Molecule: transfer RNA
Organism: Parcubacteria group bacterium CG1_02_42_13
Parts: sequence; structure tokens; C1' cells
RNA sequence: GCGUCCUUAGCUCAGUGGUAGAGCGCUAUCUUCACACGAUAGAGGCCGAAGGUUCGAUCCCUUCAGGACGCA
Repeated sequence: GCGUCCUUAGCUCAGUGGUAGAGCGCUAUCUUCACACGAUAGAGGCCGAAGGUUCGAUCCCUUCAGGACGCA
């Protein structure tokens, strides 16, 4: 330099154009003498950034940033 892939909750990841989810973790309550386990409820995201297409974009297109891999 060229190519492919990734970027979504604190962490690991789903999400095939129509108001964004799970597991673990966190908080509260119940349970216990207490802790753990378990049950119930809750908080936490403007989906890496900027443009474009569309009635509508996490999703499609372009550029940029960061990362992984391959070729040279």
C1' cells in the first nucleotide's frame, strides 16, 4: 500500500428498514440469626463520528476514527 471482518448497557454478545434485547454484573424488596442460593421489581443505551438514500436507518451507501486478520 491492497483486501476481509469488527465497533450496540459495566462485561460477553443477539438484533434481515417500523419506538433496542438476553446472559452475567449492579440496586431495592422478600427469604435467612447472618451470608450464599433462590424469587420479584428496577436502574443503566440517544447503537464509534459525520454525511447520503428512504415516509421511516442499529440495519442500506459513502467518508473518517479505532481494532483484528490476511497478502505484498